Two RNAs folded together computationally: RNase P RNA and transfer RNA, 485 nucleotides in total. Rfam match: Bacterial RNase P class A. For this family Rfam cites "The Ribonuclease P Database" (Brown, Nucleic Acids Res, 1999). It is annotated as a ribozyme.

[in-house]
Formats: sequence, C1' cells, structure tokens
RNA sequence: UGAGAGGCCCAGGCGGCCGCUCUCCAGGACCGCGAGGCACAGGCAACUGGGCCGAGCGAGCUGGGAGGGAGGAAAGUCCGGGCUCCUCGGGUCAGUGUGGUUGCUAACGGCAACCGGCCGUGAGGCCAGGGAAAGUGCAACAGAGAGUAGACCGCCAACCCCGCGCUUCGGUGCGGGCGGCAAGGCUGAAAGGGUGCGGUAAGAGCGCACCGCAGUUCCUGGUGACAGGACUGGCAAGGUAAACCCCACGCGGAGAAAGACCAAAUAGGGAAGGUCAACGGGCGAUGACCCGCGCUCACACCUUCCGGGUAGGUCGUUCGAGGCCGGAGGCAACUCCGGUCCCAGAGAAAUGGUCGUCGCCUCCCCUCACGGGGAGGAACAGAACCCGGCUUAUCGGACCUCUCACUUC
RNA sequence: GGGGAUAUAGCUCAGUUGGGAGAGCGCGUGGAUCGCACCCACGAGGUCGGGGGUUCGAGUCCCCCUAUCUCCACCA
Repeated sequence: UGAGAGGCCCAGGCGGCCGCUCUCCAGGACCGCGAGGCACAGGCAACUGGGCCGAGCGAGCUGGGAGGGAGGAAAGUCCGGGCUCCUCGGGUCAGUGUGGUUGCUAACGGCAACCGGCCGUGAGGCCAGGGAAAGUGCAACAGAGAGUAGACCGCCAACCCCGCGCUUCGGUGCGGGCGGCAAGGCUGAAAGGGUGCGGUAAGAGCGCACCGCAGUUCCUGGUGACAGGACUGGCAAGGUAAACCCCACGCGGAGAAAGACCAAAUAGGGAAGGUCAACGGGCGAUGACCCGCGCUCACACCUUCCGGGUAGGUCGUUCGAGGCCGGAGGCAACUCCGGUCCCAGAGAAAUGGUCGUCGCCUCCCCUCACGGGGAGGAACAGAACCCGGCUUAUCGGACCUCUCACUUC
Repeated sequence: GGGGAUAUAGCUCAGUUGGGAGAGCGCGUGGAUCGCACCCACGAGGUCGGGGGUUCGAGUCCCCCUAUCUCCACCA
C1' cells in the first nucleotide's frame, strides 16, 4: 500500500423565529362546581320550582416563569422473566419446547469459555451438535440388486454331467449344462472399508502389513464434553428422528383490553315512611248480624335510604434484575463493594417545522498542486406496563485489535 | 395493545405417509352452424408470497420476513 477478519461507538453541531406534550410555581376580569344563607311562587302537608348573595374548590379556558421530552433497533411479538387475575392437596398421562460439556443468570431456545465436525492459506466463520447395536415407517425414477441386498454385462471351469475333436488310452482341448465369484463395468443421492503383497480355477478380510473404523476393556490427563496411548475385533451396527418414536430436562392458563378503587344522570332492584285512606276489602272476639275498636292490604304518586352495574375519574404507570465513574474477583460471560445521578409518561397518543451557519458524503467546473466555486444528498424508523435476549430494517461515519500478500528501511 | 387464519395459472379453489404441479371458469386455435351462443377436440399459461435451512429430493417439514383477512373489554 492492497485485500480481508473480529469488535465497539455515533446517529450531525450551534443560533434565530413559529409551534407540541408533561410536571411544578404564582396569577386572571372568563367558565364550571359549590358548603351555607335570603326572599318569592305552588301545595292540606311532606315538599317542590326557579331567582339572588356566596366562603371555597377546579387537572376547564387563558397568558407568564422554571424544568424534562424517543431508539439502536422504540419494530417483529420469536423466546425468557417481573407484575396481575383465574384455578389450586399432590402426582402421573397427554400436549409442547429444548438437546455437545462446564459455567453465568431472576430466567431463557440467550451469553461466555472449552470439546467435536465442516469451511478458509490465515485472522476467523458455520453447526436443531442426544439416541438409527429398542421398535415401526420411508427411499419416486433408474437399476441385476435399496437393506440381515443382488448377478445384467463380466471373470472362472478346480468339482459333477453331456456332446465333439485329438490321443501314447493315463488323459487333454473346445462348447454346453449344473455351478462358483463379487475384482471390474453399468444404475443411482446412496450399492456392505482403502492401498499393497500373498493366495486362488477365478475371486473375496480368505490371510498378512499399513491406514481407516469399532469397543459396556485397561492406563494417563481433564470437573466434564473429550483427547492421547495400549489391547482386542476382520469390519458387523448404510441413510433419514426439522418421520413416528425413545431418553434427559423445562413448561398450569390468560394477559395491562391483566387487575384494584371511587362513582353521576336516566332506567331498573330492595327497604322504610307518607298520600290515596274518616272510603273499600280481609282477619279477630260473637250463636248470628250490625256499629265501634285493633291489625292488615292493591294500583298510582311523593320523600329518604341501601346495594350492583354503565358513562366518567383515580391507581396499576415508571426508582428500575436502572445509568455513569472508580475499585476488587474471574480467561470470559458475569458478580460484589463504594461514590454519584434521576433520565419521556401520553391515554388515539407530544418530542416538530422553517431559515442561517459550520461540519460530513457524492458529482461537476477552475488550478501543476494547496485550494476555491456550484449542484445534490443525509438512512431505518416513532415509546403506550416494565425488564433480559434473539431476529429483522438501516444513508453514512469514527475508533481499536488481528490476518494474508507485496514493497521499502 | 393482544390472539388466529390465509397466500398455488387471469379468477375461484384442490393438493398427506415428502418423489406426477392439478381441477372448474376464463383465454387461444380448430371443428360443428347460414351465423352467434351452447357443444366437441387440442393447446398456451406457474419464481407454489419472498429468503434461508433439514433432506438424495420441499407446494408439503423447520426458521426469518412480507401482504391480506379476521377476533377481542367489564358486569349482569
């Protein structure tokens, strides 16, 4: 210098003008509510109706002051947790999820370190990474054969049989049958270790050497996954579990429209009292009837009270597994200690617009160059109970560490 | 804010132990008819919403995105 790998951070700055939202402070002549009081009208009464005065209250309106006001993903809602309600004596099955080991954590499917496999010259990257020697299933087409496999081409003729030829009559050659083989070819995604030597009629782990593979065996190291070595085994237990399944572990369900509290007007429910009601009905004492007395009753209306829900309001709701700084432990994830800070909180949803200037990026023009001028661009996106992760989207920029190649000293 | 479902030809939809991409309507050509429709025959037309993974092999199984549709509070 070029090409890469890993990580971390920023998400334009300043100012002017016009705006938005929340909290607090002190107001206002407007508005609303309003304890209580005054007189008037209606009614037999209980009571009702509007009017006036009015301490005070207001998170209604209005203007003033002070302070706070989006993100790295606020997103997807894919996991996990807090919190709340429902159910609840415990367990199992079912269902569902996870899956190397050890750790971290409130928890996780997350993270860290390590192990194993694959890829890369390398820094590094990727892996749903338990079990296919418990069982069931599947493998289209092609192919001889697709699972305790098979013989189409091929190789062979040792053994048995037949035919023909030769014959020194012992045999021998050729062809065929019955057969043997799995080395080579062929099919396929996949065909039951590889190379070499021996062996054989031809072959074959059939035997041997090396490599590979396997082992509920032993030794060494490691907490462990596992690694190394020894020994044993001729090699069997092909693939698929993001097919059923088996093993181990985890999980009750619903989710802030969770849930808790306060609580109008109107309607409806319940209770008490009153009017209707000096009427009427029923009951009681009597042999029967009447009067009187006592108790009681329907519709309707009035008053007061009680309880539930709705509208509406308040809480949940933002101080939290919190941020920053320093120290300690640990390889790390992370944990502990000390100091310091308060940093959105709406309730259909505010955090914006515009101008100037500086900075950044791209293109064009002038210049040998430094530099100058002009035009354009600046993403993804928007809190809604909160938190830890993952995933996805994202114009561009800054920094740190490392690798490979080349050049120079 | 929180759940559920769907996406396959121009339209409406099938598609199960994972192996052929299909049906009806529509479209085109030909036939039949004096001509049109009905009818008959043949044909074209597909990134199976997009991307990645598992597998020999994916419309189908798994993961991540996109779009569309749909449901919901409390009390009695």